Record summary
Predicted 3D model of a 72-nucleotide RNA (transfer RNA) from a bacterium. It matches the Rfam family "tRNA". By type it is a transfer RNA. The sequence is in RNAcentral, with records from ENA.

RNA sequence: GGGCACAUAGCUCAACGGUAGAGCGUCACUCUUAUAAGGUGAUGGUUCCUGGUUCGAAUCCAGGUGUGCCCA
Numbered sequence: 001g002g003g004c005a006c007a008u009a010g011c012u013c014a015a016c017g018g019u020a021g022a023g024c025g026u027c028a029c030u031c032u033u034a035u036a037a038g039g040u041g042a043u044g045g046u047u048c049c050u051g052g053u054u055c056g057a058a059u060c061c062a063g064g065u066g067u068g069c070c071c072a
Base pairs, nucleotide, nucleotide: 001071002070003069004068005067006066007065010024011023012022013021018055025043026042027041028040029039030038048064049063050062051061052060
């Protein structure tokens, strides 16, 4: 220098253009002599940024930023 992939909750990841979810975590209560495990409830996101398309965008398009891989 060229090519490809990825960016969503504190972490790991889902989500066919139509109200963004799960597991883990965290907090409270319960259970226990106590801890762990178990049970009940709560807690969570301007979907990396800027613009465009669309009635409607996490999703499609363009340009950036960051990360990873391949080629040279």